NadA riboswitch from an Acidobacteriaceae bacterium, 51 nucleotides, folded computationally. The sequence was found by an Rfam model in a public genome assembly. The coordinates come from a structure-prediction model, not an experiment, and the mean pLDDT is 75. The model forms 100% of the base pairs in the Rfam consensus. It matches the Rfam family "nadA riboswitch". For this family Rfam cites "Structure and ligand binding of the ADP-binding domain of the NAD(+) riboswitch" (Huang et al., RNA, 2020). It is annotated as a small RNA.
RNA sequence: GCUUUCAACAUCCCCGUCCACCUCGGGUCAUCCCUGAAGCGGACUGAAGGC
Numbered sequence: 001g002c003u004u005u006c007a008a009c010a011u012c013c014c015c016g017u018c019c020a021c022c023u024c025g026g027g028u029c030a031u032c033c034c035u036g037a038a039g040c041g042g043a044c045u046g047a048a049g050g051c
Base pairs, nucleotide, nucleotide: 001051002050003049004048005047006046007045016044017043018042019041021039023037024036025034026033027032
């Protein structure tokens, strides 16, 4: 460096970080807003294997 499985690390447990898409929910006359929920993809950090 490539690859596989992952999130060990966390002031109980769970939870790595950021971004995009999509569906739903809440607010709004609308534009639009949300520190709300599920799904999905990308990049990165870290752990353990393989090359």